[in-house]
RNA sequence: CGCUGAGUUCCAAUGGAAGCGGAGGACCCACUCAGAUUUGGGGUGAAGCGCAAACUGCGCCGGGAGAGCCCUACUUCCGAACCCGACAGCUAACUCCGUAAGCGGAUAGGG
Numbered sequence: 001c002g003c004u005g006a007g008u009u010c011c012a013a014u015g016g017a018a019g020c021g022g023a024g025g026a027c028c029c030a031c032u033c034a035g036a037u038u039u040g041g042g043g044u045g046a047a048g049c050g051c052a053a054a055c056u057g058c059g060c061c062g063g064g065a066g067a068g069c070c071c072u073a074c075u076u077c078c079g080a081a082c083c084c085g086a087c088a089g090c091u092a093a094c095u096c097c098g099u100a101a102g103c104g105g106a107u108a109g110g111g
Base pairs, nucleotide, nucleotide: 001104002103003102004101008018009017010016011015019099020098021097022096023095024094029089038086040087041084042083043082044081048060049059050058051057052056061079062078063077064076065075066074069111070110071109072108073107
């Protein structure tokens, strides 16, 4: 200087505030007698589905990088992990929570 990410800035600084991010939570709407509740269910996140049949490959789909921004092409990388604890649709007011961690790229054309 730059990358993934919400994860930054300020202050009188063991904390607080702003910004950004996430969750819970009405009416209405959705679901509601064969429907949902062990085939548990749900949340953050791109991180899912299917086929093989063996921890791997392929396809679809999703996400990122190639150094101002946008579009196109090309190249390339990722598709993890964690949490809630029997429980949550959406959701105004309102309530609560997070503000980490880990890394090192450099192709082209047009606007």
This is a predicted structure of a 111-nucleotide RNA (c-di-AMP riboswitch aptamer (ydaO/yuaA leader)) from a soil metagenome. The RNAcentral record of the sequence draws on MGnify.